This is a predicted structure of a 1516-nucleotide RNA (small-subunit ribosomal RNA) from a metagenome.
The sequence is in RNAcentral, with records from SILVA.
Rfam family: Bacterial small subunit ribosomal RNA.
Model confidence (mean pLDDT): 84 of 100.

RNA sequence: AGAGUUUGAUUCUGGCUCAGAACGAACGCUGGCGGCGUGCCUAACACAUGCAAGUCGAGCGAGAACGGCUCCUUCGGGGGCUUAGUAAAGCGGCGAACGGGUGAGUAACACGUAGGUAACCUACCCUUAAGCUUGGGACAACCUGUCGAAAGAUGGGCUAAUACCAGAUAAGACCACGAUUCCUUCGGGUAUUGCGGUUAAAGAUGGCCUCUCCAUGGAAGCUAUCACUUGAGGAUGGGCCUGCGUAGCAUUAGCUUGUUGGUGGGGUAAUGGCCUACCAAGGCUACGAUGCUUAGCUGAUCUGAGAGGAUGAUCAGCCACACUGGAACUGAAACACGGUCCAGACUCCUACGGGAGGCAGCAGUGGGGAAUAUUGCGCAAUGGGGGAAACCCUGACGCAGCAACGCCGUGUGAGCGAUGAAGGCUUUCGGGUCGUAAAGCUCUGUCAGAAGGGAAGAAACAGUAGGGUGCCAAUACCACCUUGCUUUGACGGUACCUUCAGAGGAAGCACCGGCUAACUCCGUGCCAGCAGCCGCGGUAAUACGGAGGGUGCAAGCGUUGUUCGGAAUUACUGGGCGUAAAGCGCGCGUAGGCGGUCUCUUAUGUUCGGUGUGAAAGCCCUGGGCCCAACCCAGGAAGUGCGCCGAAAACUGAGAGACUUGAGUACGAGAGAGGAGAACGGAAUUCCUAGUGUAGGGGUGAAAUCCGUAGAUAUUAGGAGGAACACCAAUUGCGAAAGCAGUUCUCUGGAUCGAUACUGACGCUAAGGCGCGAAAGCGUGGGUAGCAAACAGGAUUAGAUACCCUGGUAGUCCACGCCGUAAACGAUGGAUACUAGUUGUUGCAAGCUUAUAAACUUGCGGUGACGCAGCUAACGCAUUAAGUAUCCCGCCUGGGGAGUACGGCCGCAAGGUUAAAACUCAAAGGAAUUGACGGGGGCCCGCACAAGCGGUGGAGCAUGUGGUUUAAUUCGACACAACGCGAAGAACCUUACCUAGGCUUGACAUUUGGAGAAUCCUGCCCAAAAGCGGGAGUGCCUUCGGGAACUCCAGGACAGGUGCUGCAUGGCUGUCGUCAGCUCGUGUCGUGAGAUGUUGGGUUAAGUCCCGCAACGAGCGCAACCCUCGCCUUUAGUUGCCAUCAUUUAGUUGGGCACUCUAAAGGGACUGCCCGGGUUAACCGGGAGGAAGGUGGGGAUGACGUCAAGUCCUCAUGGCCCUUACGCCUAGGGCUACACACGUGCUACAAUGGCCGGUACAAAGGGUUGCCAACCCGCGAGGGGGAGCUAAUCCCAUCAAAACCGGUCUCAGUUCGGAUUGGAGUCUGCAACUCGACUCCAUGAAGCUGGAAUCGCUAGUAAUCCCGGAUCAGAAUGCCGGGGUGAAUACGUUCCCGGGCCUUGUACACACCGCCCGUCACACCACGAAAGUCGUUUAUACCAGAAGUCGGUGAGCUAACCUUCGGGAGGCAGCCGCCCAAGGUAUGAAUGGUGAUUGGGGUGAAGUCGAAACAAGGUA
Repeated sequence: AGAGUUUGAUUCUGGCUCAGAACGAACGCUGGCGGCGUGCCUAACACAUGCAAGUCGAGCGAGAACGGCUCCUUCGGGGGCUUAGUAAAGCGGCGAACGGGUGAGUAACACGUAGGUAACCUACCCUUAAGCUUGGGACAACCUGUCGAAAGAUGGGCUAAUACCAGAUAAGACCACGAUUCCUUCGGGUAUUGCGGUUAAAGAUGGCCUCUCCAUGGAAGCUAUCACUUGAGGAUGGGCCUGCGUAGCAUUAGCUUGUUGGUGGGGUAAUGGCCUACCAAGGCUACGAUGCUUAGCUGAUCUGAGAGGAUGAUCAGCCACACUGGAACUGAAACACGGUCCAGACUCCUACGGGAGGCAGCAGUGGGGAAUAUUGCGCAAUGGGGGAAACCCUGACGCAGCAACGCCGUGUGAGCGAUGAAGGCUUUCGGGUCGUAAAGCUCUGUCAGAAGGGAAGAAACAGUAGGGUGCCAAUACCACCUUGCUUUGACGGUACCUUCAGAGGAAGCACCGGCUAACUCCGUGCCAGCAGCCGCGGUAAUACGGAGGGUGCAAGCGUUGUUCGGAAUUACUGGGCGUAAAGCGCGCGUAGGCGGUCUCUUAUGUUCGGUGUGAAAGCCCUGGGCCCAACCCAGGAAGUGCGCCGAAAACUGAGAGACUUGAGUACGAGAGAGGAGAACGGAAUUCCUAGUGUAGGGGUGAAAUCCGUAGAUAUUAGGAGGAACACCAAUUGCGAAAGCAGUUCUCUGGAUCGAUACUGACGCUAAGGCGCGAAAGCGUGGGUAGCAAACAGGAUUAGAUACCCUGGUAGUCCACGCCGUAAACGAUGGAUACUAGUUGUUGCAAGCUUAUAAACUUGCGGUGACGCAGCUAACGCAUUAAGUAUCCCGCCUGGGGAGUACGGCCGCAAGGUUAAAACUCAAAGGAAUUGACGGGGGCCCGCACAAGCGGUGGAGCAUGUGGUUUAAUUCGACACAACGCGAAGAACCUUACCUAGGCUUGACAUUUGGAGAAUCCUGCCCAAAAGCGGGAGUGCCUUCGGGAACUCCAGGACAGGUGCUGCAUGGCUGUCGUCAGCUCGUGUCGUGAGAUGUUGGGUUAAGUCCCGCAACGAGCGCAACCCUCGCCUUUAGUUGCCAUCAUUUAGUUGGGCACUCUAAAGGGACUGCCCGGGUUAACCGGGAGGAAGGUGGGGAUGACGUCAAGUCCUCAUGGCCCUUACGCCUAGGGCUACACACGUGCUACAAUGGCCGGUACAAAGGGUUGCCAACCCGCGAGGGGGAGCUAAUCCCAUCAAAACCGGUCUCAGUUCGGAUUGGAGUCUGCAACUCGACUCCAUGAAGCUGGAAUCGCUAGUAAUCCCGGAUCAGAAUGCCGGGGUGAAUACGUUCCCGGGCCUUGUACACACCGCCCGUCACACCACGAAAGUCGUUUAUACCAGAAGUCGGUGAGCUAACCUUCGGGAGGCAGCCGCCCAAGGUAUGAAUGGUGAUUGGGGUGAAGUCGAAACAAGGUA
């Protein structure tokens, strides 16, 4: 510090996710040791048991028992001493308000911080001043009585005090009235002082005899210590008040009657409506009152670069609470966790009458929960309470126990060790790897274990013995200082040290597709499963599971949860708003925010200095202590804050004064569809009346509905009525926007320009607020010509609730009133300033001009186009900014759910406005790029259409396919690009299929051992294969061992597989397409994908060529080079040829090589020449010459790629599968089946023909397992025969057929057609039954030119006619070739199909066979509404009223004081009143649960119906 994920790719926006750190954690697997920490986050749920607050006998009275000793005894017991002035209890004092727990409540002066208190208190402690006197009466305990189950209550009697009461004294304090000083918030306060009034006390212990009395000694005395009283001061701790800070919701906007203030009174330690009476009517609130929800606050903790964000465990400060609610008492302090009273709920006891209790103290239990420990030891230390002290108490605390819960440390060994052992895994079988790892050898000794030693933490207090000081009358006592001695350890025989033995007891967890370090094998087969995101898994999974190996961390490792970070993804630091989410439709204007120039003052902000505070701990730095570290200690720094004091005065604010440039006013001028009202005008539509006139009109893609013979349409004239204003007209003008258009008049708003004068910052923006606001819509009343939702009819259509047509009502128009929204758009808020220009247009002005006009120059205001810098993701914007800045407002924060629900406000309604959540997805989106596509456009090609010729589709047959059948009908190929295809040829074989019989190292290959040459002949059995025999025969090489080839036997490795996967592959092939394209290097442009080049203008069959051009070049394709045909030349002349000569039946022979031909080498054609066009080009048109002319015809040749196209059954090959079978051999069968459907063909349907007869002319091939002549036989297929030929020689082969000539048939199911069937044969072959071809005789089917549809062909082509070949024993209508005869047509590119280039749109990219929307049906999920219903919280009114304070009363009761003894003062009970908790009734509000039914939403597999959007998406 970033990364993954939207796309084919890019860039931006934007969300989601990951890597980091952390935790009071939990869960899974695993677990050696130690140190230091931490440990109910949930039920403030309920609690058994024990402990957690007592202490003081030196305040007081009283005072046991058990036990022990002893005495007496009637043996029952009793007395004394001791236990012991002890225990327990009581009065009294102090403490119990601390310490400890918890976080329910609390949004508040609760907390934090800084202050105030002149409005206050403070027990114990310290300092200081003064004092400590005289008396009195009770009450507990105790004794005794009564009641009660108990808890306890109550009557009578006795008694003490540091308990209580009264009196004295009063330095001082307090109160009232004065005086003075100083301060002040003007209320008052401080200090000094005068007078008057009020108010205290308690003793205990030790010592002593100086003073007084008795007088050994003692106390009434003195003294010391402690206690007590009254002041003053301090310290500490608190109370109260104030500034500032400290959550969310405005879908909470108004709240408030003790409320706000005053006066009097009360109350408190103290201010105060804190309370009360009266008076006034205030107080709070958009800077968020009130309400609701949530929450203890802070130091700090976690994170972060920081700013921030989140948190508030442990530790520390504060607050609040103590079963729930209320209340007071005591006290210095409480409205009190382990106190009281009352009410309530709960639990327990009970004799049913009544009582007891409060773990959110420490342990512990139940419960809840994913989850959190011992009913431990000790007061040794630290701290606290009491005490004079010893000491007691202390679950505070110190320790120990449990838990890897966290942090830190440490170990599980170290060195050498290659044959790279065994074994595992893997392998291309060579090896590689685990791996120096192990074994082995040599060492070490941490931890754990055993044994021995063994701390620090302890210093005090106290006692005692000395010394000193103080007090004192004193050497006593006491206090203080100091020295020595004595005493105290829970942890714990722990830490630590030493020794012993021995590598021995001590490693796991997660991950290994990318992010992200780490890879292979096996299993599985969209299953099982994984997954943080993207995504893996459908037979070769580095992603599932296992294994080997590796990577990371390590006594831990992972997972889950949560927080911060990354996230600049709420943006203060540090974001945005034209199109990605985002500018309010527009204006006026309130609060608020911001604001021109100069001077003076001030000091609010600001800046600087000083100072106080910012607790400690923590963080940071330095140093130190535990072996180190964690941890701990000391010091420092920091704590960005707040207060106070001082300084500065630039800026800001405030006060005062001035200025004119911002703003405004006055004057003049012109422009304008600016607004409102009224009046007027013509054209057109429609309607009405009348005339002319006759059969149609209208409408559409085409029609029909409709109108018209009752006279339409058309036309003429007249009239009615409503609405809108052609031309002018414009990128024009005006207005804030919406919007505004005939003409005239009236009223009226604003802007602009010009020149002066005036005001003097009066300004900008604008939350709320107010106003305006298209169309549609609503209300009332009018109006209604045209147009026209709804509706009706006609069409279209599968349907057509649409598009089209004919009608037609609201509405459109007017008046008044609502509505308040629009793609209300420049998708661009307003204002000001600045920042190159060019060119239009509009208004005004100036200059120039000639007086105007026009033109030109300039200025100001508007409105357009282009364009630089700059900006932008790009597109684009660009003085009218989306540039550079400032100010103010509005708005945004992933998509969907949703601009929806609920609530509020507005509205007559429709609806508007404000505006969520659950749930769901990993995207949604902007701009641009390359393709593809379009029922987009342009240009151009092709037998693509058109123009023609001939077919297919109908028939019969052949052949292939589907289907069906079958034991099997082997398999593959499926639009074009499968279907006479693989198959250039299935009777057996082939053959892969089926049935049956057999074989198992195998039919075939390599290797080992043994035997035998090989080989040939032959018998039996069998369907054959197989099986069982008989006989003949001995070869070649040799180093004499043997070897090579072949056969047999045995054995293991292995063979074998036309078994699967063409979606694992190679190779080969098809197709687009012989279409003209496909790319690269360098450069340039672009952030980039990419572009440019390759586009453009011409041209071509062509990315062919030319020109231009930020491109310049190049490659694969095109073309050419190759073959063939066409012309010529040369060479050559047999088997070919024959002009001339001779010869023959015959080029037969001689001869010849001229010609033909053959087969080799060349020539020839290149737009080379001419004319015209064209850009002086490329090229095109025409012409000449030429055998051939613009690629001369044909062939071979197939770019980058596409289709997971085809082929594992040609071959090769990975993986998988079979191995007495899915291999091999054999016989027979099948591939040849047959209701049917399709493709490709053949033959026909006839007269352009059939038949018969006659008679011509080819090319190209094949042939020795062959072609086969002559001749003979057969009607024929063919048979016999045997010449020739290894081929320009011979044969197939007379080589042809159509054609031509002649004859016949005469339009018919025929002399057409030949299927089918019967009979008879031929040939091939081991064998023609299933299942061959051919021949002859006989038979003589369908068919009379073929529906929709569809195919081929542009010239030697189509059509037609024969010939040959491959395969092959035989078996073509197929296939591949050859020649013969030999046409028609092409205007043209609108349309169909395919293709190329450019451009455009796109929501497509598996690319239109794309994408995608809505209803319905089904399942699931969350939410809303709903008659209701059940809770919770809360408000108001009323009833009620416990305990208790306060007030009143107090006829009852009453110790202290007074008394005149009667009584009084004072007090108490009781009663009454105010207030008031729980409770009750009633009515609301808020919120939650649930609810038949219902509504939409979301998500789901391959459901249904349509086809709305994306292309002009087929109606933009």